[in-house]
Order: sequence, then C1' cells, then structure tokens
RNA sequence: GGAGGAGUAGCUCAGUUUGGGCAGAGCGCUUCACUGAAGAUGAAGACGUCCCCGGUUCAAAUCCGGGUUCCUCCA
Repeated sequence: GGAGGAGUAGCUCAGUUUGGGCAGAGCGCUUCACUGAAGAUGAAGACGUCCCCGGUUCAAAUCCGGGUUCCUCCA
C1' cells in the first nucleotide's frame, strides 16, 4: 500500500437480513423485601450522542460517501 471483519448500556453481545412500536438481552450497579448478618431469591430503578462527520429519505443503529481505532490476511 491492498482486501476483509469489528466499534451498540459499566462488561459480554444481539438487532443490520427486508429502513418504521419508546433501541434490547445476560451479567454488573443502586434501593427495597427476605436474613441475626450475608449469599441466594423476588420487586423496583438508573442506565445509550448505536465510533465520528456528512448525505439520501416522511423516517437511518440499519442505506450511501468520507474519516478514525482495533483484529485478520495479502504485498
């Protein structure tokens, strides 16, 4: 230098197929119940600029262009 993949909650990831419900799951965190206390369990809650910028569209995490970080391969 070229090709492919990945970036979404504190962490691990789904969702991208086919654009459309308020953006989700598990774990973690906070509060409460339970307990002598803790764990487990149950209830409730806080959680997010969907990597960044721009474009298309009535509508974008999803489509298009550019950029950026990481991984793999080729040279």